Context: one part of a larger RNA
RNA sequence: GGAUGAACGCUAGCGGCAGGCUUAAUACAUGCAAGUCGAACGGUAACGGGUCCAGCAAUGGAUGCUGACGAGUGGCGCACGGGUGAGUAACGCGUAUGCAACCUACCUUCAACUGGGGAAUAGCCCCGAGAAAUCGGGAUUAAUACCCCAUAGAAUACACGAAUCGCAUGGUUUGUGUAUUAAAGCUCCGGCGGUUGGAGAUGGGCAUGCGUGACAUUAGCUAGUUGGUGAGGUAACGGCUCACCAAGGCGAUGAUGUCUAGGGGUCCUGAGAGGGUGAUCCCCCACACUGGUACUGAGACACGGACCAGACUCCUACGGGAGGCAGCAGUAGGGAAUAUUGGGCAAUGGACGCAAGUCUGACCCAGCCAUGCCGCGUGCAGGAUUGACGGCCCUAUGGGUUGUAAACUGCUUUUCUGCAGGAAGAACUCUCCCGACGUGUCGGGAGCUGACGGUACUGCAGGAAUAAGCAUCGGCUAACUCCGUGCCAGCAGCCGCGGUAAUACGGAGGAUGCAAGCGUUAUCC
Numbered sequence: 001g002g003a004u005g006a007a008c009g010c011u012a013g014c015g016g017c018a019g020g021c022u023u024a025a026u027a028c029a030u031g032c033a034a035g036u037c038g039a040a041c042g043g044u045a046a047c048g049g050g051u052c053c054a055g056c057a058a059u060g061g062a063u064g065c066u067g068a069c070g071a072g073u074g075g076c077g078c079a080c081g082g083g084u085g086a087g088u089a090a091c092g093c094g095u096a097u098g099c100a101a102c103c104u105a106c107c108u109u110c111a112a113c114u115g116g117g118g119a120a121u122a123g124c125c126c127c128g129a130g131a132a133a134u135c136g137g138g139a140u141u142a143a144u145a146c147c148c149c150a151u152a153g154a155a156u157a158c159a160c161g162a163a164u165c166g167c168a169u170g171g172u173u174u175g176u177g178u179a180u181u182a183a184a185g186c187u188c189c190g191g192c193g194g195u196u197g198g199a200g201a202u203g204g205g206c207a208u209g210c211g212u213g214a215c216a217u218u219a220g221c222u223a224g225u226u227g228g229u230g231a232g233g234u235a236a237c238g239g240c241u242c243a244c245c246a247a248g249g250c251g252a253u254g255a256u257g258u259c260u261a262g263g264g265g266u267c268c269u270g271a272g273a274g275g276g277u278g279a280u281c282c283c284c285c286a287c288a289c290u291g292g293u294a295c296u297g298a299g300a301c302a303c304g305g306a307c308c309a310g311a312c313u314c315c316u317a318c319g320g321g322a323g324g325c326a327g328c329a330g331u332a333g334g335g336a337a338u339a340u341u342g343g344g345c346a347a348u349g350g351a352c353g354c355a356a357g358u359c360u361g362a363c364c365c366a367g368c369c370a371u372g373c374c375g376c377g378u379g380c381a382g383g384a385u386u387g388a389c390g391g392c393c394c395u396a397u398g399g400g401u402u403g404u405a406a407a408c409u410g411c412u413u414u415u416c417u418g419c420a421g422g423a424a425g426a427a428c429u430c431u432c433c434c435g436a437c438g439u440g441u442c443g444g445g446a447g448c449u450g451a452c453g454g455u456a457c458u459g460c461a462g463g464a465a466u467a468a469g470c471a472u473c474g475g476c477u478a479a480c481u482c483c484g485u486g487c488c489a490g491c492a493g494c495c496g497c498g499g500u501a502a503u504a505c506g507g508a509g510g511a512u513g514c515a516a517g518c519g520u521u522a523u524c525c
Stems, first nucleotide, its partner, number of pairs: 001525004006521005013376006019369002021334001026332003030329003035076003040073002043069002047067003050063005083287003092212008102204002107200008115149004125138005154181012185192002213259003220250003225247008262284004267276003289310005312323004340366001342365003348362001349360004379411004390402002393400002416462006425452001430447008469514005474495003480509005490497002
């Protein structure tokens, strides 16, 4: 000198863009953060409508008939999105390869199919237990839930062949035979689905080379350990697991141990080499009160799922139960220190749905904070041969300085205040109309939809009106005098100032440097 997720002191007019618990991965009150589908199903708790009955009426009752829909069965989603950095020195990450050792729901495309039957169960109802959470029994019922049979273009397994290729085990294609394996219907009649297989796309799994902290005041480490055979297991290779056999494997090119740490793209600095860093944003990893376990599923060993154990908190009728903010806000605590218990799904994206739409603290916005960067303003011009007044300014008492500074004159209106107008972000979906092909798609037109927001922006009016501080002035280092103090009080980054004339302490006047900031502290180059 530059930099910062900064903090502290003094000060503070506006806007744009960004950023905002670095500490206790401490504990959490409250609300919200993952639902959706009635075009899978039985149904009807609430609400609206219809019909019927009673009543003069108000109203009441019945009826799933209808719009819809609580609870329930079923499907898809909940493995994404969002948070955090505890752990991890590791194939975790980065990079380059490989899988002749693998999986992939939804999506795209191609091919073939979607036949027949059955037994239950939740809900509703009845009975019972319990304070509750909830649980037990009985009877009954549906499905795109479950089971069986059929069919098999296709796939898989085995056997016997053929062709071809290679990278050693072998790969690919193909023929025959045997065996095994499917399905679901709904509909507003327009559609929406289901099953099997091939290919693709996307996402993932695994393996390998190289690179990726400190300490040798850590020198030896290792029994599933290293390899083999066989078996099991996995989507898949493999000591991944097991039985047997062999006795190996790693290590001064640093094994093992201890300490520290998420990694990278980046960011800061520097001429570079390098050093430092890993906030925001993006990619990968790990974690979800602590430890462990599996279930479901295409995918988890699963933040707002399950079970067990533990610590903690809460409820209890003492028998027993409930919970997990490292989601968004917010609270306590810790700390030098870090924001609102805000608005909206209008846009983008996601889940579900044929769609309308519902949900979405993702996201888009607003609020707070000079935390940073950038921009603008606090006026401009004239104005002393009277350089005004006032200075706790100086002085040789003549004057000098503050100082064109002010007053005063003219001008302007960015900002400000008031009034008026007023966006883009919106085009899709959907509805209606038209046209084309040809029978549901494409194209065109119109209509509907804005949280921010009466915001940005624009116009008019008013009037210099509403707006300057902070640090420093001995040298380094730009800027000097007076008064007070008297090795005191104090200053200080280093050298050093202060013991009676201190440009170094305190005040004043003046000056210098930056400026809505200026200084100090901390950290890095």
The part of an RNA shown here (small-subunit ribosomal RNA, 5' domain) has 525 nucleotides and comes from a metagenome.
The RNAcentral record of the full RNA draws on SILVA.
The prediction has a mean pLDDT of 86.